[in-house]
Molecule: c-di-AMP riboswitch aptamer (ydaO/yuaA leader)
Organism: Jidongwangia harbinensis
């Protein structure tokens, strides 16, 4: 002195998902914040069959190419089902006080109601998780413009 790696405090990110009281503690109550149901006018009359249908989220859509299986007498071809994969893409995020551009980097998932919900005032029913990055002096791409301080 260099690298990795756990823990505590903090400082940041994603997300609605924080913050405060009451309790040894399970747990309860409340707050920011978010999500569903729910009239009249509108809307929609594509519902039942058909191939239901709807919600949460950004997470939609499209192309290639591989493997297994099935079905078409057999081959080719061509269709369904699983399973893995490569490339875009509607949208989406971050870049360390705030807005928009630019540039960079990155996500483009998963689940949930259960034959049922258009929007919707009163009015009612809920959620309030989890996933990560830095780490004590640095960290702090560029432009404009706005606010605030002095």
């Nucleotide at each position: 002195g260099g690298c990795a790696g756990g823990c505590c405090a903090c400082c940041g990110c994603u997300u609605a998902a924080u913050c405060g009281c009451c309790g040894c503690a399970a747990g309860g109550c409340g707050u920011a914040c978010c999500g569903g149901g729910g009239a009249a006018c509108c809307a929609c009359u594509u519902u039942u069959c058909c191939u239901g249908g709807g919600g949460u989220g950004a997470a939609u859509c499209c192309g290639c190419a591989c493997g297994u299986g099935u079905g078409u007498g057999c081959a080719c071809g061509c269709a369904c089902a699983c399973g893995a994969g490569c490339g875009g893409u509607a949208g989406g995020g971050a870049u360390c006080g705030c807005u928009u551009c630019c540039a960079u980097c990155c996500c483009g998932a998963a689940c949930c109601c259960g034959u049922c919900a258009g929007c919707u005032a009163a009015c009612u029913c809920g959620g309030u998780c989890g996933g990560c990055g830095g780490c004590a002096a640095c960290a702090c791409g560029g432009a404009a413009g706005g606010a605030a301080c002095a």